[in-house]
RNA sequence: ACUUGACUAAGCAAGUAUAAACAGGCAUUAGGCUUAGAGCGUUCCAGUCUUCGGACUGGAGGUUGUU
Numbered sequence: 001a002c003u004u005g006a007c008u009a010a011g012c013a014a015g016u017a018u019a020a021a022c023a024g025g026c027a028u029u030a031g032g033c034u035u036a037g038a039g040c041g042u043u044c045c046a047g048u049c050u051u052c053g054g055a056c057u058g059g060a061g062g063u064u065g066u067u
Base pairs, nucleotide, nucleotide: 001016002015003014004013005012007037008036009035010034011033024067025066026065027064032040042061043060044059045058046057047056048055049054
């Protein structure tokens, strides 16, 4: 300098051509590193379609506690 940790900003962490990970400790959760925003993944409910595998639409939630 660049890439990544879903997205934007900041932080933190890792990696060096790859896109992953151990990113303070413990417990808890399907819930992704942290904060704010947002609501992508995801969870629940309802509906439609279905080759019965699932797909789509709408609504709700948006890990939590402690140190």